[in-house]
This is a predicted complex of two RNAs, RNase P RNA and transfer RNA, with 414 nucleotides together.

RNA sequence: AGAGGGAAACGUGCAGCUGCGCGGCCCCGCAAGGGGAGUGAGGAAAGUCCGGACAUCAAAGGGCGGGAUGCCGGGUAAUACCCGGGCGCCGUGAGGCGAUGGAAAGUGCAACAGAAAAUAUACCGCCCGAAAGGGUAAGGGUGAAAUGGCGAGGUAAGAGCUCACCGCGCAACCCGUAAGGGGAGCGGCAGUGUAAACCCCAUCCGAUGCAAGGCCAAGUAGUCAGCCGUAUGAGAGCUGCCCGCUCCAGGCUGAGGGUAGGCCGCAAAGACGCGUAUGGUAACAUCCGCGCAAGAUAGAUAGCUGCAUAAACAGAAUCCGGCUUAUGUUUCCCUCUGCUG
RNA sequence: GGGGACGUAGCUCAGUUGGGAGAGCGCUUGAAUGGCAUUCAAGAGGUCGAGGGUUCGAUUCCCUUCGUCUCCA
Repeated sequence: AGAGGGAAACGUGCAGCUGCGCGGCCCCGCAAGGGGAGUGAGGAAAGUCCGGACAUCAAAGGGCGGGAUGCCGGGUAAUACCCGGGCGCCGUGAGGCGAUGGAAAGUGCAACAGAAAAUAUACCGCCCGAAAGGGUAAGGGUGAAAUGGCGAGGUAAGAGCUCACCGCGCAACCCGUAAGGGGAGCGGCAGUGUAAACCCCAUCCGAUGCAAGGCCAAGUAGUCAGCCGUAUGAGAGCUGCCCGCUCCAGGCUGAGGGUAGGCCGCAAAGACGCGUAUGGUAACAUCCGCGCAAGAUAGAUAGCUGCAUAAACAGAAUCCGGCUUAUGUUUCCCUCUGCUG
Repeated sequence: GGGGACGUAGCUCAGUUGGGAGAGCGCUUGAAUGGCAUUCAAGAGGUCGAGGGUUCGAUUCCCUUCGUCUCCA
């Protein structure tokens, strides 16, 4: 210098003018309201992909079905997240990726090609034989995948048929909390792959979501038509089904008519942020100190000017922790290659 | 705010135990006709919305993402 890898930080600033929302501050006002000061989007507020808080469903009960996760250990309110470790794969490397339990419980599938595709078999070839037929799996060829490789012995030709070496499987024992690692020795080598196919195993999950839910006000009136039922029972209690439990004499559907406002939930304080210390490899936990005010309901958080400037992606709607996706700039550490000293 | 479905040729749509990418209309060429339409024959035309993964192999299975439609007070 070039090409990469990893981890972080900040994500427009200042000034002036003009505006908007808010209520736990101050002033004026009986009140409505007005004024002042204060405060006012994000790292992703996004996707809604996970996990919780919270709320209702009788106390959330039983079974079936269904769903999620899937190496080991730890962290956490919890997780599919995070940390550490193991194994496999990719990369020269720094490093990265992994739905990484089970294919010997069972079922299914493996197109085309090929003799044969999981059961065994033989097209060419080789050998025996006059032929019929038989032996063989070395060699050829097909395929993503063909029943260990190579050499020697052996044979009619061959073959783990036998032997050495390599590979593979099992494994006493040792190390490790575990996943797992090493491995004396044993086995001539048997059942290939697919579980992001059904499935089995283990663990977890009740359902619905702030349009939850509570309160106030108003309405659901009256009327018409049809259907079911009054306890050996229709229906209701927000669940995919069944059971169980509870309520109950009325109920359901359609027509027609009516309502669709306000307050709370929800706005300052919690699984919060920053810093120090301690424990821990770390995630994280604990103690102490400091800090903290967006909060609408058609929905505020803006506009203009000047200077600086690279200014991208993008706008809260019950709240919080993650993941993923979009996106600008900067910093630090590391790797490989080349050149120069 | 919360759910569901879809995306395949220019248009409308098929496509299942994962292995061939198809149909109708349209388009092009030819035939037939004096000519046009109808008709007949042949043909072209596809990143299966995008990216990644599982698998020998993906329109199909899984994840992420983009777009469209739709339902619920």
It holds a member of the Rfam family "Bacterial RNase P class A". Gene Ontology terms of the family: tRNA processing, dimeric ribonuclease P complex and ribonuclease P activity.